[in-house]
Context: one part of a larger RNA
RNA sequence: GGCGUAUGGGGGAUGCCUGUGGCUCUCAGAGGCGAAGAAGGACGUGAUAAGCUGCGAAAAGCUACGGGGAUUGGCACACACGAAUUGAUCCGUAGAUAUCCGAAUGGGGCAACCCACUAUGUUGAAGACAUAGUACCCGAUAGGGGGCAAACCCGCUGAACUGAAACAUCUAAGUAGGCGGAGGAGAAGAAAACAAAAGUGAUUCCGUAAGUAGUGGCGAGCGAAAGCGGAACAGCCCAAACCAAUGUUGUUACGGCAAUAUUGGGGUUGUAGGACCACGACAUUUCUUGCGGAUUGAACCGGAAUAACCUGGAAAGGUUAACCAUAGAGGAUGAUAGUUCCGUACGGGUAAGAGAAGAUAAGAAUAGUGGUAUCCUGAGUAGGGCGGGGCACGUGAAACCCUGUCUGAAACUGGCGGGACCAUCCGCUAAGGCUAAAUACUCCUGAGAGACCGAUAGUGAACCAGUACCGUGAGGGAAAGGUGAAAAGAACCGUGAAUAACGGAGUGAAAUAGAUCCUGAAACCAUACGCCU
Numbered sequence: 001g002g003c004g005u006a007u008g009g010g011g012g013a014u015g016c017c018u019g020u021g022g023c024u025c026u027c028a029g030a031g032g033c034g035a036a037g038a039a040g041g042a043c044g045u046g047a048u049a050a051g052c053u054g055c056g057a058a059a060a061g062c063u064a065c066g067g068g069g070a071u072u073g074g075c076a077c078a079c080a081c082g083a084a085u086u087g088a089u090c091c092g093u094a095g096a097u098a099u100c101c102g103a104a105u106g107g108g109g110c111a112a113c114c115c116a117c118u119a120u121g122u123u124g125a126a127g128a129c130a131u132a133g134u135a136c137c138c139g140a141u142a143g144g145g146g147g148c149a150a151a152c153c154c155g156c157u158g159a160a161c162u163g164a165a166a167c168a169u170c171u172a173a174g175u176a177g178g179c180g181g182a183g184g185a186g187a188a189g190a191a192a193a194c195a196a197a198a199g200u201g202a203u204u205c206c207g208u209a210a211g212u213a214g215u216g217g218c219g220a221g222c223g224a225a226a227g228c229g230g231a232a233c234a235g236c237c238c239a240a241a242c243c244a245a246u247g248u249u250g251u252u253a254c255g256g257c258a259a260u261a262u263u264g265g266g267g268u269u270g271u272a273g274g275a276c277c278a279c280g281a282c283a284u285u286u287c288u289u290g291c292g293g294a295u296u297g298a299a300c301c302g303g304a305a306u307a308a309c310c311u312g313g314a315a316a317g318g319u320u321a322a323c324c325a326u327a328g329a330g331g332a333u334g335a336u337a338g339u340u341c342c343g344u345a346c347g348g349g350u351a352a353g354a355g356a357a358g359a360u361a362a363g364a365a366u367a368g369u370g371g372u373a374u375c376c377u378g379a380g381u382a383g384g385g386c387g388g389g390g391c392a393c394g395u396g397a398a399a400c401c402c403u404g405u406c407u408g409a410a411a412c413u414g415g416c417g418g419g420a421c422c423a424u425c426c427g428c429u430a431a432g433g434c435u436a437a438a439u440a441c442u443c444c445u446g447a448g449a450g451a452c453c454g455a456u457a458g459u460g461a462a463c464c465a466g467u468a469c470c471g472u473g474a475g476g477g478a479a480a481g482g483u484g485a486a487a488a489g490a491a492c493c494g495u496g497a498a499u500a501a502c503g504g505a506g507u508g509a510a511a512u513a514g515a516u517c518c519u520g521a522a523a524c525c526a527u528a529c530g531c532c533u
Base pairs, nucleotide, nucleotide: 001532002531003530004529005528006527007526008525009524015518016482017481021453022452023450024449025448026447027446028445029444030442031441032148033147040101041100042099043056044055045054051075052074062095063094064093065092066091067090071083072082073081106115107114108113116134117133118132119131120130121129122128136145137144138143152183153181154180155179156178157177163170167217193200194199204231205230206229207228208227214222215221235434236433237432238378242265243264244263245262246261247260248259249258250257251256270412272377273376274375275374276371277370278369279368285365286364287363288362289361290360291358295354296353300348301347302346306321307320308319309318310317322339323338324328330342331341332340383407384406385405386404387403388402389401390400393419414429415428416427417426418425469476470475489517492504493503494502495501
C1' cells in the first nucleotide's frame, strides 16, 4: 500500500407517513368590490411583544340579538395579573368605530408627507385648535361616472417567428399584443331569410351533412351551407299617415289661417297593413304593484349498540360470549374499533333574507267585419363608378354584406332577393329599436370525487414564499416536512475555564428515538483484526 471481516464516523438515498399541501374534476352557490372611499398598502395597536394573525386612537377589540354551557386572555410555552354559571371564551346575524396613503378628489408632492381657503364654535384680539365643506366630467335638479378584479363576451386596432422544405401572393391569423365597453353571462335575434315545382318559418348551441361542395403561386394550405337529428323555445315596441293640446313665428278682414317645435292619442304589416269611412264590441289573455304565505334559510340540537380473558409498553389484534343498524361513510384514540370519542343514517331548529300556490284590489297592455277615391309605410338611403375590406370564396363568370371617395332612385301598377346577366316563376318587405331560455367562463364559497402526486414529486411555495437572495430597473427567484403514545425534552453528581463537550444517574417499549432527533443506502474517512506485497 492492497484485499477481506468487524465496528464506527460521514452523508441523507430508500421505505413508510401527510392534521395544516397541491393537481384534475363533479354538483350547488356566487358572479362582483368602489366617492357611504375599493383592491392593495404604510403606520400603529398586547402587562411584557421581534414576526405572523386580528384589529384601528372605541385599535388580538365595542354594542344588540340568537346559539352554546365551562372554561378563558390568537399562533405561543412559561411567569405575573386578570375574566367567567349575575353565563365568559367561542359560533352566527345585524350594527358601531375604522389613523394615513391609495381612483384619492381643497392645492402640492420624491405614496403613507407638506401647505391652504370657506362656514360655525372656543377667544377681548391675533394666532391656534375642533367639526363640516372645497377635484374633474355628464346632468335643469335629483343623481351618476372615475379605480380595482381570474377567465368568459363584444367592438376598434393589429404583428412577427413559422409553413410553403428558398421566397414575394398565400400561411401563421384576424392569432399574440394594444385600446375601449358590458354582464352574470355577453353577442345574435323575429326574414327585403332559406329553398326549389315540394316546402320551411327569429336567434343561439350540439351532432351530422363533411374534410364533402368549393377555394388555392389549384402549391403549402384554407374550407362552408342547405337539409336531417337534438337542446331550448317568445315574441314585441317605435317613425309615418290622421286627431288633439301647448309654445313660438308669419299673416289677418281680428273670426281665424299657415308654418314650426314639443307632448299626448293613433298605428306597426306582405294573404300587404294602417290612416280614413261604415258597422260591431269592452270580450280574451298577459304583466306589474300591494295582499298572502307553503317551503327554504346561520350558528346550533337530538342521535343506537361490548364485555371478559391472552399477548404486549399500550388492544382496536387473538380467543370466547353479546348487541345496534334508515347509522358497517370517514377520522381520532399508545397496533387493525359498527357498539371508546368526534361523527354518520335519520330527525329537529329560528332571525335576517329568499319565496310557490292562491284569491282579491288597483294600474298597464292586448282583438274583430266590410269598403277602398285619397293619404302613409324609415333618403344623401337603395343602387351605380373608383379604391379597399368581410363572406370557406386569393377579382375570378363573382352574386351577397360593409364603406373611404364621387354620385344617386322608386313610392304599392312600388321595392329587394333566389351566386354574372335576362325572362318566367317563387320568396320576402331594407334603409328605426327591444327581447328570456338553450351557450361560454371560474378570482371566489360550500359539499364531494379521483386506476392523480406523495416532499428532486405535487403549485414557484405542505415550512412565516412570491419570502430570502439577485438585478438601477422591467424582472428573475430558491432551499427548507417527520423525537416520542405522551415532553415523560434528561432532576442530581462528576471531568472541564465553561452556559461547550463528555461520563454517570434518571425517563421511556426503545435514547445507535436526545432535540443537526423515524428508517439511515452509496461515495468518502477512521479504528481493530486477518491475509498478501